[in-house]
RNA sequence: UCUCUUGUAGCGUAACGGUAACGCAAACGGCUGUUAACCGUGAGAUUGGUGGUUCGAAUCCACCCGAGGGAG
Numbered sequence: 001u002c003u004c005u006u007g008u009a010g011c012g013u014a015a016c017g018g019u020a021a022c023g024c025a026a027a028c029g030g031c032u033g034u035u036a037a038c039c040g041u042g043a044g045a046u047u048g049g050u051g052g053u054u055c056g057a058a059u060c061c062a063c064c065c066g067a068g069g070g071a072g
Stems, first nucleotide, its partner, number of pairs: 001071007010024004018055001027041004048064005
């Protein structure tokens, strides 16, 4: 320099172009003499950024940024 993959909650992952879901963690409550474990509840995301396409974008397109692989 070229090329491919990837970026979603604190962490690990889902999601035909149509209300962003699940597990763990954290919070609160129950249980317990207390903690842990266990049970329950309700939260937490401008989907890496900026534009574009579309009635509608996490998803498609362009560029940029970060991470990883391959070629030279």
Predicted 3D model of a 72-nucleotide RNA (transfer RNA) from a Candidatus Pacearchaeota archaeon. Model confidence (mean pLDDT): 80 of 100. RNAcentral holds the sequence, with entries from ENA. Rfam family: tRNA. Lineage of the source: Archaea > Nanobdellati > Candidatus Pacearchaeota.